[in-house]
């Protein structure tokens, strides 16, 4: 690179450098010279993993806590996309329900 698994409608940014792009693809809809990516400082949310605590019995539920390891600070993963369901004759249309991808931790390679 792939495999598992859990999670994804909450939350949380200011300056410096940079100098034209970002929101993963693809369509749309957005953000950007009142400055985009990327990078560097400092701050912040969050609790996945570490740790403690209590219950259960063997990897699970709850709880604390936040120094480490990561992640993450526009918009539900920003929204579709495929499929069931629901309305509608029908084109369609729905912050329903799944899958699909995709982030991201953890664990295995």
């Nucleotide at each position: 690179a792939c495999c598992u698994u859990a999670u994804c409608a909450a939350g949380a940014g200011u300056g410096g450098u940079g100098g034209a792009g970002g929101u993963a693809c693809a369509g749309g809809a957005c953000c950007u010279g009142u400055g985009a990516a990327g990078c560097c400082a400092c701050g912040g949310c969050a609790a996945c993993c570490c740790u403690c605590c209590g219950g259960u019995u063997u990897u699970c539920c709850g709880g604390a806590a936040a120094c480490g390891g990561u992640g993450c600070c526009a918009a539900a993963u920003c929204c579709u996309a495929c499929g069931a369901c629901g309305c509608g004759g029908a084109c369609g249309c729905g912050a329903u329900c799944g899958a699909a991808a995709g982030a991201u931790g953890a664990g295995g390679g």
The prediction has a mean pLDDT of 85. Predicted 3D model of a 109-nucleotide RNA (SAM riboswitch aptamer (S box leader)). The sequence was found by an Rfam model in a public genome assembly.